[in-house]
RNA sequence: AGAGUUUGAUCCUGGCUCAGAACGAACGCUGGCGGCGCGUCUUAAGCAUGCAAGUCGGGCGGCAAGGCCCCCUCGGGGGCCCUAGAGCGGCGGACUGGUGAGCAACGCGUGGGCGACGUGCCCCCCGGACGGGGAUAGCCUGUGGAAACACAGGGUAAUACCGGACAAGCCGCUGCGGGCUGGAGCCGCAGCGGGAAAGGAGCCACGGCUCCGCCGGGGGAUCGGCCCGCGUCCCAUCAGCUAGCAGGCGGGGUAAAGGCCCACCUGGGCGAUGACGGGUAUCCGGCCUGAGAGGGUGUACGGACACAUUGGGACUGAGAUACGGCCCAGACUCCUACGGGAGGCAGCAGCUAAGAAUAUUCCGCAAUGGGGGGAACCCUGACGGAGCGACGCCGCGUGGACGACGGAGGCCGGAAGGCUGUAAAGUCCUUUUAUGGCCGAGGAAUAAGGCCGGGAGGGAAUGCUCGGCCGGCGACGGUAGGCCAUGAAUAAGCGCCGGCUAAUUACGUGCCAGCAGCCGCGGCAACACGUAAGGCGCGAGCGUUGUUCGGAAUUAUUGGGCGUAAAGGGCGUGUAGGCGGCCUGUCAAGUCCCGCGUGAAAGACCGGAGCUCAACUCCGGAGCUGCGCGAGAAACUGGCGGGCUCGAGCCAGCGAAGCGGGACCGGAAUUCCUGGUGUAGGGGUGAAAUCUGCAGAUAUCAGGAAGAACACCGGUGGCGAAGGCAGGUCCCGGGCGCAUGGCUGACGCUGAGGCGCGAAGGUGCGGGGAGCAAACAGGAUUAGAUACCCUGGUAGUCCGCACAGUAAACGAUGCGCACUGGGUGUCCGGGGAUGACCCUGGGCGCCGAAGCAAACGCGGUAAGUGCGCCGCCUGGGGAGUAUGCCCGCAAGGGUGAAACUCAAAGGAAUUGACGGGGGCCCGCACAAGCGGUGGAGCAUGUGGUUUAAUUCGAUGGUACGCGAGGAACCUUACCUGGGUUUGACAUACACAGCAGUCGCGCGGAGACGCGCGAGCGCAGCAAUGCGGCUGUGAACAGGUGCUGCAUGGCUGUCGUCAGCUCGUGCCGUGAGGUGUUGGGUUAAGUCCCGCAACGAGCGCAACCCCUGCGGCCAGUUGCCAGCGCGUGAUGGCGGGCACUCUGGCAGGACUGCCGGCGACAAGCCGGAGGAAGGCGGGGACGACGUCAAGUCAUCAUGGCCCUUAUGUCCAGGGCUACACACGUGCUACAAUGGGGGGCACAGAGCGGGGCGAUGCCGCGAGGCGGAGCAGAGCGCAGAAAACCCCCCGUAGUCCGGAUCGGAGUCUGAAACCCGACUCCGUGAAGCUGGAAUCGCUAGUAAUCGCGCAUCAGCACGGCGCGGUGAAUACGUUCCCGGGCCUUGCACUCACAGCCCGUCA
Repeated sequence: AGAGUUUGAUCCUGGCUCAGAACGAACGCUGGCGGCGCGUCUUAAGCAUGCAAGUCGGGCGGCAAGGCCCCCUCGGGGGCCCUAGAGCGGCGGACUGGUGAGCAACGCGUGGGCGACGUGCCCCCCGGACGGGGAUAGCCUGUGGAAACACAGGGUAAUACCGGACAAGCCGCUGCGGGCUGGAGCCGCAGCGGGAAAGGAGCCACGGCUCCGCCGGGGGAUCGGCCCGCGUCCCAUCAGCUAGCAGGCGGGGUAAAGGCCCACCUGGGCGAUGACGGGUAUCCGGCCUGAGAGGGUGUACGGACACAUUGGGACUGAGAUACGGCCCAGACUCCUACGGGAGGCAGCAGCUAAGAAUAUUCCGCAAUGGGGGGAACCCUGACGGAGCGACGCCGCGUGGACGACGGAGGCCGGAAGGCUGUAAAGUCCUUUUAUGGCCGAGGAAUAAGGCCGGGAGGGAAUGCUCGGCCGGCGACGGUAGGCCAUGAAUAAGCGCCGGCUAAUUACGUGCCAGCAGCCGCGGCAACACGUAAGGCGCGAGCGUUGUUCGGAAUUAUUGGGCGUAAAGGGCGUGUAGGCGGCCUGUCAAGUCCCGCGUGAAAGACCGGAGCUCAACUCCGGAGCUGCGCGAGAAACUGGCGGGCUCGAGCCAGCGAAGCGGGACCGGAAUUCCUGGUGUAGGGGUGAAAUCUGCAGAUAUCAGGAAGAACACCGGUGGCGAAGGCAGGUCCCGGGCGCAUGGCUGACGCUGAGGCGCGAAGGUGCGGGGAGCAAACAGGAUUAGAUACCCUGGUAGUCCGCACAGUAAACGAUGCGCACUGGGUGUCCGGGGAUGACCCUGGGCGCCGAAGCAAACGCGGUAAGUGCGCCGCCUGGGGAGUAUGCCCGCAAGGGUGAAACUCAAAGGAAUUGACGGGGGCCCGCACAAGCGGUGGAGCAUGUGGUUUAAUUCGAUGGUACGCGAGGAACCUUACCUGGGUUUGACAUACACAGCAGUCGCGCGGAGACGCGCGAGCGCAGCAAUGCGGCUGUGAACAGGUGCUGCAUGGCUGUCGUCAGCUCGUGCCGUGAGGUGUUGGGUUAAGUCCCGCAACGAGCGCAACCCCUGCGGCCAGUUGCCAGCGCGUGAUGGCGGGCACUCUGGCAGGACUGCCGGCGACAAGCCGGAGGAAGGCGGGGACGACGUCAAGUCAUCAUGGCCCUUAUGUCCAGGGCUACACACGUGCUACAAUGGGGGGCACAGAGCGGGGCGAUGCCGCGAGGCGGAGCAGAGCGCAGAAAACCCCCCGUAGUCCGGAUCGGAGUCUGAAACCCGACUCCGUGAAGCUGGAAUCGCUAGUAAUCGCGCAUCAGCACGGCGCGGUGAAUACGUUCCCGGGCCUUGCACUCACAGCCCGUCA
């Protein structure tokens, strides 16, 4: 000192939360010792029992029991001694101790006052104590009562009580004096009046002395009483309160002032500086927190106050209105003989109840302190100690050293290994603590008394006084402490480990169980749950909860804000208040300085000291920011006095204005009325209809009526405080501006309350009512349409008077003054110059320096810099709601909460995405056109259904002739059944056996099992080595089992779209922007130009392949022009490479040339040349990324799962099912056709378990057969459409071929389920296909055939090849997809978004 949390990201605002410290605590887990503290915070609830205040015989009378003596009629009586208890009397029970109920108050704190007071005991001083009297307790006798207790009679004492005397001084009254003084005071003199007393003890030389007391007076000390200034919580939703209330005079009362009390008189007193009322609360020193200012708090200790079961009352006394006194009343408890009585733990212990919760019915007066006493001494639950409680603070211990490249166990890891961990074990050592034993302080000073010495007095003794030595008493307790012995021996836990916040792995779990302070974790790999291991933190404690302060500058004095985040009052006027110009004098209130007093102690701080340290305690110091008193200063503020003119204002002159009020006037338009002309519609809308019109509308002309509003001018313009103000003229009223001169002399600014004004709408009463128009009606729209649109239409809108008092009453910006660069426009003035210009004042705008601001923006009209004053804000929702009060006729307005709930709600800006926003531009996107699909039959894939199984995957576009480029067995992953278990397959080991292997037989569906036979690997001379098989065993194999949401790789898609980024620089607080935007251009982020950008990368293009042209090279298997040979014919042969072709190389096209356009660019248009043009055509090639897209079943792979089975082998079945639905295709529906006959022309491929010619057989599929050919050579291989001739004649046909019957061929171990093909027969649906929908822009579509891969066989699919070969594109409004710029946004898993209401 900060951190987490609003967002995709950012900055800001803002709340919530955390880390700190503290506690009279409580709860959970745990717990060895000691010291010092603390310990009913709750019901001031109720209490059993014991104790907590007595003491004095040296004040008094007197005495039970006991001891001694005497008498005795033995029942007892008397005397002396010693006393208990009780009584009279004195002092003390007003202290100590407890508690915090009440109290918002002179109660407390602080500082003062009493000239308005008291003070027992204590100290000092002065003076005094003479002489009498009468009672009454106790006691005795008796009476009543259960008791408590009471009464009657008799008798008695005092330091008890009462007269009398003296009374210097004292008190009261009166008079006088004047010195002092601060108010009623002080001093002195005189007169009158009033009031005292008590004894006891010791000694004695009996004279007295001494001590303790007594009375009067003075002084002191202490303690108290009363009064005053200042300070002392919340609510204004408490705004008015007050009858002894305020004052006076007189009196009463008190120790004492006072309305404290009373009579009379007056009518005051208090209050927004908060009276009165309500709520809450003892206050302070201090304590906690905080950097401080401040906030919180008042337990323990100390001071004050208040209270003592509740309320009231007095008595006694120096002192009380009295905790352990009295009286009365109430409640409660107890006793009772029912008549009456007793009691008060908020003293110490203890009990009950309450509560989360708070202790022993302990010991002792040894110490300290207190009461009584002359003293001894007695009393003391004050106190000193002990006990209980980790409640807190402090200290100590639970061992120390050595001890492995590091045991075991546990955990992690595939392994290697790692962690626990020098930790343990082990060795050596120590003994605090523990246990046993022994010793053992200090707290005690000294009292009584004894001894010694000094002193006062005239003085003996007792005595008084000062000093020294000795001198009994210990609750705690045999405590603290010390020594010896034993032995590591008796002693560790708690929280946490996702971020904040220090510390991580494994397993379990699977939005379950649970965690959580905030954000948030958990839905199959959870560092967040639970457990374990490990780690981090603290440690006899650790966590949790509660509370306070802090962090929070989040109530902001220090130290915040209000244009848009919460926040400027709607505007003015003005009261209180706050603040206030220049010069001067004075005062000294504020202010400053010096001194004095006070600010208790304790605590806190600094220094030191004592317990071994510390906590704790003691000593010293500093400080206590405050208050009071005195002295001083005079700048500033303030008071008073004097002056000034610049602030403010007044007068004179001029000026502008939709400023307010009133009266009068005007024209245009609208509607209505009357009349004329005139005829069929008008009106209205996106389109209509309601409506209106032949009873004459609309249109048009003339006349009339009414109400409301004022076109053009008109403007970013003017005026007003705001609301607001607009035709014109006049009158009345107000404000504003400018120049000059004169005048007043601070008269000023702001402004809580108050008062006034205050749009629209609304209300009351009375008018008015043309148009418009809530409500309402009708017509449309629509799923509906209580709306938007249309036709009507009433309040209202207008006027007068009155009320209301709100608003996005906004510049979302309070008012005033001052200061702080400029530019530009406009309205109204002034001055100078005089064409436009300059200077200056007041308004209204724009742009902008500095500065400010979170940014946007503001910027002399501040949101800048300052000063003064007012208003307002303090997270969102609840809510401007409820309630109270005030206002209102009402509607409603003003003021204005809480419970509860959320972790946000917000502001500005950024990147995207999106828009039934805009601009620009592409694409077979639409349009234009050609052919299809959707209808039929069949093929094929899919859904669904079915099934023992119909294995699995693919599912909008981007699944569905897809993985399948070949499911009869195999494939095969599925089903049924039968086998098998080291396995069908890999590696390696141990043991045993054996060559491997091949053949045969039997059982079986086969796998397999059983049996027989043959047969003995390689190298080496050999030993042996290598290799192989079988069996057993244990490692391991195996899995097309799960997770494509754990992954790699590969792929689809947007998309061949033109985009996606980076470095540096620059801009921005930042996200980010710039570059990449702009102007052109392109197929293209293609290129050019411009530009705070300059470059670069991935994409585009090019480089690569095919194809189009010619050239060069090469010339067999290809070719054949010329020469030659030959044939029935053929490049068949010699020969030749010219041509075709083949296949290699180089060339060719680059807007290069010309013209135009363009910016002199890029480029575009046209042209020339050219085989080809402006990217020639096609392919390969797919940027950053998106879809948790697809694939764990191609492969690979983490994790999980199965392991005589989820592995593996086999046979059969299934993947080929079929009431249906969809996709993709094939064949058709026919004449541009079908059939028959004839007859041409390709390209690219393939062939050795292959292609297979000629020939022969078969109608045919094909068969027999085999030449040639690893191929420019031979073969597959007849290309087909086309073309020529003929038939068919619109017919379910000579179209169409499904389906079915029969007969075959081929492949294959095998065509039943379930192959293809052939022939004969059969001849179905179908006559161009609804809504909808697909492809294609040229060698394309359409149409025709050929080949290849897979493959034993099987192709309507796929991949290729060539043949024939079109139509159309005006154009970019619309649909779909996309690119760039821009705009809005509350979206950002991004419009399939977000979100609202109702219901559950």